FMN riboswitch aptamer (RFN element) from Clostridium manihotivorum, 114 nucleotides, folded computationally. The prediction has a mean pLDDT of 83. The sequence is in RNAcentral, with records from Rfam.

RNA sequence: AAAUAUCUUCAGGGCAGGGUGUGAAUCCCUACCGGCGGUAUAGCCCGCGAGCCGUAAGGCAGAUUCGGUGAGACUCCGAGGCCGACAGUAAAGUCUGGAUAGAAGAAGAUUAAU
Numbered sequence: 001a002a003a004u005a006u007c008u009u010c011a012g013g014g015c016a017g018g019g020u021g022u023g024a025a026u027c028c029c030u031a032c033c034g035g036c037g038g039u040a041u042a043g044c045c046c047g048c049g050a051g052c053c054g055u056a057a058g059g060c061a062g063a064u065u066c067g068g069u070g071a072g073a074c075u076c077c078g079a080g081g082c083c084g085a086c087a088g089u090a091a092a093g094u095c096u097g098g099a100u101a102g103a104a105g106a107a108g109a110u111u112a113a114u
Stems, first nucleotide, its partner, number of pairs: 001114001005110006017029003031094002033084002035048004043082002051060003064080005086097003
């Protein structure tokens, strides 16, 4: 230095302003947000988690274009666009709830084959 094993901690953000209405943070205008690993730095490339269905095995499951730089970017820069579980409630990515839950994973402690 380090295979392996055990344990600990951590691990999701967002409706400001206006319109209609008896009533909307749910509709309309507009605003705002972006888990984890990989890769040229990624919500929309590949994969994972959360979520949904199922007794289980297992299954389902969102979204990006153009231009520029560069050896290399759907990741950077410029411009435009798009997406977002379930239950509740005036129809919800942003409110409330399952959830003081669970988890991809991250960090650390001990162990120490080699």